Transfer RNA from a Patescibacteria group bacterium, 72 nucleotides, folded computationally. Model confidence (mean pLDDT): 84 of 100. It matches the Rfam family "tRNA". The family's RNA type in Rfam is transfer RNA. Lineage of the source: Bacteria > Bacteria candidate phyla.
[in-house]
RNA sequence: CGCGGGGAAGUGUAACGGUUGCACGGGAGGCUCAUAACCUCCAGGUAGUGGGUUCAACUCCCACCCCCGCAA
Numbered sequence: 001c002g003c004g005g006g007g008a009a010g011u012g013u014a015a016c017g018g019u020u021g022c023a024c025g026g027g028a029g030g031c032u033c034a035u036a037a038c039c040u041c042c043a044g045g046u047a048g049u050g051g052g053u054u055c056a057a058c059u060c061c062c063a064c065c066c067c068c069g070c071a072a
Stems, first nucleotide, its partner, number of pairs: 002070006010024004018055001026042005048064005
């Protein structure tokens, strides 16, 4: 240099172009003599950056940045 995959909440990850979910973690409450477990609720996402297509983009297209892998 070439090719492929991937960047989303503190962490790990879903989502046929139509309100971004889940688990763990965090906070509050319940249960208990108490703790853990368990139950309920809440907060937390400008979706790597910038453009383009579209009525509408995490999703499609282009460039760049970062990570992983393949080949050389």